The RNA shown here (SAM riboswitch aptamer (S box leader)) has 117 nucleotides and comes from Jeotgalibacillus sp. S-D1. NCBI's taxonomy places the organism under Bacteria, Bacillota, Bacilli, Caryophanales, Jeotgalibacillus. Model confidence (mean pLDDT): 81 of 100. It was read from a public genome assembly, where an Rfam model found it.

RNA sequence: CUCUUAUCCAGAGUGGCGGAGGGACUAGGCCCUGCGAUGCCCGGCAACCAACGAAUGUAUCCACGUUCGGAAAGGUGCUAAUUCCUACAGAUCAAAGCGUGGUCUGAAAGAUAAGAG
Numbered sequence: 001c002u003c004u005u006a007u008c009c010a011g012a013g014u015g016g017c018g019g020a021g022g023g024a025c026u027a028g029g030c031c032c033u034g035c036g037a038u039g040c041c042c043g044g045c046a047a048c049c050a051a052c053g054a055a056u057g058u059a060u061c062c063a064c065g066u067u068c069g070g071a072a073a074g075g076u077g078c079u080a081a082u083u084c085c086u087a088c089a090g091a092u093c094a095a096a097g098c099g100u101g102g103u104c105u106g107a108a109a110g111a112u113a114a115g116a117g
Stems, first nucleotide, its partner, number of pairs: 001117008013042001015041003021032003026087004043079003048075002052069007083109001088106007
């Protein structure tokens, strides 16, 4: 970097450093920010993997799979706003057409974890 699977409306600071823009990319909107943002460290949150316990399936056993549970000393992750919102497709509503907007569903893109190449 590519592919597969799962998740993405919950949660998390009166801390330290630092000193200018930031919210992934493009566009439009809307926000955060010298009352110090983004970032880094510490703290915290969560529970994907690993570890532990229980049930269950295959199996002679070992072991492996699935589900559930608690914990958080291990590997990650996260820590403004739903992935901040919209963009593409479908359904539906606004009497009908055009245009525009609302709601719902799905997709795309993205993020994270685990696995494979």